[in-house]
RNA sequence: GUUGAUAAAGGCAAACUAUUCGAAAGGAUAGGACGCAAAGUUAUGGGUCUACAGUCUAAGCUUUUUAGAUAUGAUUGCCAAACUUCCAACU
Numbered sequence: 001g002u003u004g005a006u007a008a009a010g011g012c013a014a015a016c017u018a019u020u021c022g023a024a025a026g027g028a029u030a031g032g033a034c035g036c037a038a039a040g041u042u043a044u045g046g047g048u049c050u051a052c053a054g055u056c057u058a059a060g061c062u063u064u065u066u067a068g069a070u071a072u073g074a075u076u077g078c079c080a081a082a083c084u085u086c087c088a089a090c091u
Base pairs, nucleotide, nucleotide: 001090002089003088004087011036012035016031017030018029019028020027021026034077040083041082042081044080045079046078047075048074049073054070055069056068057067058066059065
């Protein structure tokens, strides 16, 4: 430097369950393993999810209500990108 077939010194941990935070999506901790060779880090581009508040639109009608849209919210275990890196094999 390339690769991740076999392997494992070791690592992470989906669904689900409990507790907890949040309006929600979802997050944290513990249990638990479907999987992962970057399932390590970063919401940078795209995608997806959510809509309490805010903004916009419409309706109602009177100090506020309802409906729709919208990310600035979430996701890195959706795909790219950037940075870092264990082990093994080969060069």